[in-house]
Context: one part of a larger RNA
Molecule: large-subunit ribosomal RNA, domain II
Organism: Minisyncoccota bacterium
RNA sequence: GCCAACGAGUUGAUGUAUGAAGCAGGCUAAGCCCUUUGCCGGGUGGAGCCAUAGCGAAAGCGAGUAUGAAUAGUGCGUUUGUUUUAUACAUCAGACCCGAAACCAGAGCGAGCUUGCCUUGAGCAGGAUGAACCUUUCAGAAAUGAAAGGGGAGGUCCGAACGGUAGAGACGUGCAAUCCUCUCCGAUGACUUGAGGCAAGAAGUGAAAAGCUAAUCGAGCCUGGUAAUAGCUGGUUCUCUCCGAAAUAGCUUUUGGGCUAGCGUCCGAUUUACCUUCUAGGGGUAGAGCACUGGAAGGUCUCGACAGGUGGAAACAUCGCGAGACCUAUCAAACUCCGAAUACUAGAAGUAAAUUAUCGGGCAGUUAGACUGUGGAGGCUAAGCCCCAUGGUCAAAAGGGAAACAGCCCGCAUCUAUAUUUAAGGUCCCUAAAUUCAUGUUAAGUACACUUAAGGUGGUAAUUUUUCUGAGACAGUAAGGAGGUUGGCUUAGAGGCAGCCAUCCUUUAAAGAUAGCGUAACAGCUCACUUACUAAGAGAUUUUGCGCCGCAGAUAAUCGGGGUUAAACAUGAUACCGAAACUUAGGACUGCAUACACUUUCGAGUGAAUGCAUUGGUAGGAGAGUAUUCGUAUCUGCACUGAAGCCAAAGGGGUGACCCAUGGUGGAGCGAUGCGAAGUAAGAAUGUUGGC
Repeated sequence: GCCAACGAGUUGAUGUAUGAAGCAGGCUAAGCCCUUUGCCGGGUGGAGCCAUAGCGAAAGCGAGUAUGAAUAGUGCGUUUGUUUUAUACAUCAGACCCGAAACCAGAGCGAGCUUGCCUUGAGCAGGAUGAACCUUUCAGAAAUGAAAGGGGAGGUCCGAACGGUAGAGACGUGCAAUCCUCUCCGAUGACUUGAGGCAAGAAGUGAAAAGCUAAUCGAGCCUGGUAAUAGCUGGUUCUCUCCGAAAUAGCUUUUGGGCUAGCGUCCGAUUUACCUUCUAGGGGUAGAGCACUGGAAGGUCUCGACAGGUGGAAACAUCGCGAGACCUAUCAAACUCCGAAUACUAGAAGUAAAUUAUCGGGCAGUUAGACUGUGGAGGCUAAGCCCCAUGGUCAAAAGGGAAACAGCCCGCAUCUAUAUUUAAGGUCCCUAAAUUCAUGUUAAGUACACUUAAGGUGGUAAUUUUUCUGAGACAGUAAGGAGGUUGGCUUAGAGGCAGCCAUCCUUUAAAGAUAGCGUAACAGCUCACUUACUAAGAGAUUUUGCGCCGCAGAUAAUCGGGGUUAAACAUGAUACCGAAACUUAGGACUGCAUACACUUUCGAGUGAAUGCAUUGGUAGGAGAGUAUUCGUAUCUGCACUGAAGCCAAAGGGGUGACCCAUGGUGGAGCGAUGCGAAGUAAGAAUGUUGGC
C1' cells in the first nucleotide's frame, strides 16, 4: 500500500412542540394477587400529580386583584384539559466516536543500568628523571659549602595492559536504538576494577550538566481515580423529491468560542398588506457658485506715530511694511445665494398560475468571506493592500468564451434526441464557420486578448491658417557682390568682421559702413542682395491617425502554435459558426386551478385526466422510500427433484437505494406479506485486528 472483518447521535429521567389514540375531568406509582418460555401479560391499588381562578411580599380579597387618598391611571388576570405513545429538540448524565500534555492516590515496584557512600578483595609491561637522607673525601677556626658514591621521593616524565572519548572519517532501513577505523588523553592515582551492602519519587544521589535514579526524568514505573477534560484537529456508513442560507449588528477575560437579532425551512393564521408603474412630498449629496465663513494670485485706490532702504539740510518724495475698499481670475469634508439623478416616505392604479408579504410557533445553520464595477476614508488617487457603502459573480453554479484561468463576459444544467435559432465570442490551418464585400491606414512582423513612461522623430497619411509663384517662385548651375572708404574714435596695429560712436551718400540689375570663417594688421573664402539658364509648384504653421527610437535576462521559447503584408489596424455591410440558453418532439417530478370517480369519522383523503407554471445547489429545514438482524400473525409458504452464501456487464421491473428471473457453484436450511423492535447500511478517522 491493497483486501477482508470490526468501527461513531445511544439509553434513562425531566420538559417543550407536533402527529396519533383513549377519556371528558384525565392518569395511576410503589406494593399486593393471578398467570407465564418470558422482570411478557391481566387484575387490584386514588397515595399522589395535572386541570377546574386569579391578583398580592403578605394579611387577604376574588372575575377581579395589587398599587394608590382615589370611583383616576397603570401592571397582571377574566378558564379546559389529561394520560399513553411516536418523532424532533433541550437539560442532567461519558451523551456521536477516537485523541492529549497533565493532576492526585498507594506502608505499591525498582540502585543487577547509573550517582554517591560503606565493607572486603584484585590490577597497573618496560623505560626515564633522580628529592630528602646516609657514607667517604676536600675546604674552613667554626657555621657551612663542594665533589664522589649510595639512596629511591613524586595527584613527576615517555609508554603497553587497563580506563577515557578530544578531532576526523565511516555508519546513518547500521554490525550497533550510540557501533567501527585512524589520530588522541590518563596510565602509583582525586587511579581502575570484582563481590556484598546502604540511600528513591517532591524523594534520593550529584567535583552541578536540572545530570543520573533499568533504552523512561524540569519530577521514574505500575495500578487506580478514569470513558479526567479538550471553546481544538480528524472521522461519522443507503436512495430519491421540495425549498434553500450566512460569513452582518449588539453584548461577551470577547475576537478561530458563545447568546440574542438578521438571513433559511416546516406548520398554522391573516388574505394582497409584497412587487411594478404613476402621482405627491421633504432634503442639501454630485455639480455649480463666491452671497456668508475662511484660503490664495494679480491690479487700482485709501488709511496707518509703518521696522527698514534710497535721495534730500529739511519739508517731503519713492521703494517697502500693515490694514481696508473695489476690479479681474480662483479654492474648500467640517463654506453655501443655488442645486439634480437616485434613494426614502405617503397615496392611487395594475398584474397572478408570486414558493409574495406580515404575524405566531417547531427545527436550524451562519457570525474567518473572496474578487469585480461604482461612491468614498487610510496609503504614494502604491499593492492580488486595508476599512466602509452600494450592485454583480463565486462561495453553494455545471455549460460556452477569455490558449490554460473560483470571483471577468454570455448564460443559468428535470430527463432523452447525430432536431432548430441564437448569446458572448468568432469564421487561413491546427479548429465549427468568409482566404466575404467596401473605403482607408501601417512596412515597423508594428500588430494578430491585456501588458511601459517622460522625452525625441524632415517615417508616413490626413488636416488648419497663411506666404511666394509663367510679371518665372523654391532648389540647382554660371556670373556679380562695387565706389566715397583703411567711416570716426580707440589702438603698437583696428583696413566690413577686438571694442565705443554713427550707420550716410553714390554707381547700380544688385551689393549691409556687413550675417559668418579667416589675418599680427591687410589679404583670402562665403552670406544677404541681383542677373542669366532651367522650369512648375515651393515655403512656414495648427490639429490628428498609424509607425520609429527610448526598450537590457537567463530553452530558439514565442501572437495558444503554424504562420500572416493581411490572416494587422480603423470605419461600415452582409452571410455563417457558436452553449446544458431559446425553440421542436416525447416522457418524469412538484405546486396551483378545473371538472370527474371512489372512500369517509363529513374535517378530508385517494385515483386517473386537462391547462398553466416549477424542477443547479454547500451549511441546513421538510417529505417519501430501499436494505440488514430479531420478534409476532398469516401464507396450514419454499427446500436434497437442492436452502443460505458465492460467481455471471448481457433477461425483466423501479427516478433511485434496490427487487425478480436464469445458469453455474454450494450442500442445509430459508422466504413473502402486515405490524413491531433495533448492536440497522463504511472509502476515508497518521482508525483497530488479521492476511498478502